Notes:
RNAcentral holds the full RNA, with entries from ENA. Predicted 3D model of a 340-nucleotide part of an RNA (small-subunit ribosomal RNA, central domain) from Malassezia psittaci. It matches the Rfam family "Bacterial small subunit ribosomal RNA". A source record names the gene rns.

[in-house]
Context: one part of a larger RNA
RNA sequence: AUAGGUUUUAAGGAUCUGUAGGCUGUUAUAUAAAAUAUAUAUAACUUGAAUUUAAUAGAGGAAAAUAGAAUGCUAGAAGUAGGGAUGAUAUCCAUUGAGAUCUAGUGGAAUACUAAUGGCGAAAGCAAUUUUCCAAGUAUAAAUUGACGCUGAGAGAUGAAAGUUUGGAUAGCGAACCAGAUUAGCUACCUGAGUAGUCCAAACCGUAAACUAUUUACACUAAUUCUUUAGUUAAUAAUUAAAAAGUUAUUAAAAAUAAUGAAAAUUGUAAUUAAAUUAGAGAAAAAGCAAAAGGCUGUAUGUGUAACACCUUGUUAGUAAUGUCUCAAGACUGAAAGCA
Numbered sequence: 001a002u003a004g005g006u007u008u009u010a011a012g013g014a015u016c017u018g019u020a021g022g023c024u025g026u027u028a029u030a031u032a033a034a035a036u037a038u039a040u041a042u043a044a045c046u047u048g049a050a051u052u053u054a055a056u057a058g059a060g061g062a063a064a065a066u067a068g069a070a071u072g073c074u075a076g077a078a079g080u081a082g083g084g085a086u087g088a089u090a091u092c093c094a095u096u097g098a099g100a101u102c103u104a105g106u107g108g109a110a111u112a113c114u115a116a117u118g119g120c121g122a123a124a125g126c127a128a129u130u131u132u133c134c135a136a137g138u139a140u141a142a143a144u145u146g147a148c149g150c151u152g153a154g155a156g157a158u159g160a161a162a163g164u165u166u167g168g169a170u171a172g173c174g175a176a177c178c179a180g181a182u183u184a185g186c187u188a189c190c191u192g193a194g195u196a197g198u199c200c201a202a203a204c205c206g207u208a209a210a211c212u213a214u215u216u217a218c219a220c221u222a223a224u225u226c227u228u229u230a231g232u233u234a235a236u237a238a239u240u241a242a243a244a245a246g247u248u249a250u251u252a253a254a255a256a257u258a259a260u261g262a263a264a265a266u267u268g269u270a271a272u273u274a275a276a277u278u279a280g281a282g283a284a285a286a287a288g289c290a291a292a293a294g295g296c297u298g299u300a301u302g303u304g305u306a307a308c309a310c311c312u313u314g315u316u317a318g319u320a321a322u323g324u325c326u327c328a329a330g331a332c333u334g335a336a337a338g339c340a
Stems, first nucleotide, its partner, number of pairs: 003312004007293002012308001014158004021151003025045008048148001049145006055138002060134007067111001072106006082093002119126002163204006172198002178192003215307006224284010236274006246260005288296002313340003323332003
């Protein structure tokens, strides 16, 4: 290079935005000798894309304030000999009065139940309550712009935990260190203490089984069935609940509260169920795919298109060297000889 591949075999970049590039809707006309093709230009169109109005769900993000349980600590009350721990012990705490009980205060971190196979977010991730600000999504109905689109080498932004720097904070937990056990012995598992850390502010780091081990966008599918979230049809149909007017009681009166409000009818707020449909999130299973799988199957690993990334026997090795980045730790890039 070709060819074939990338869930589990070597192989999808952690995620997104986006430059160059590649690819790219419908119709008409002009130019390139001609042409239905290609390229460029012009004009128009609305299906792709986007915007506006009306509806709506949400742990989406940032900041601030507040709350109640629980652990610890401090002070006091009352009270006496144990408490705690374990498979069993001991270290440990306690007569300078512990533990258990009650009262008051203080401080930090996390938010039971609701909670679900549930929701939101590009991913990382996000759960007490309230307020303010910001962003994205979805269904339906109108209107507007008129291809404004898809992908995306470099590049940029975000990126769990741990770790790093400076300054705070430190209740609980807890690497290291120390002690007690266990053991033939133990640098461990178990126990008692406990520093960094965990938390906050600002700045680095840039990695994870960062996983759906499955790149993004679009279209199609020659069985289907079930569950669930948010809409629409919907001023639908059915069912249920509630409300208003009236009466009575309490009251000096009003407000408020409580009771009644049968049957039929009225008003029309909310919820549930039923059918269809759109957009998500799941389960099962054909055709098809697959080396096979307890495999995938409209959220494809099926059938196609466009673009990017990556792989090419095992080990040496994600090592050496080079270059770039970083305070450091290290990260990215990344071989060969040799051996089989």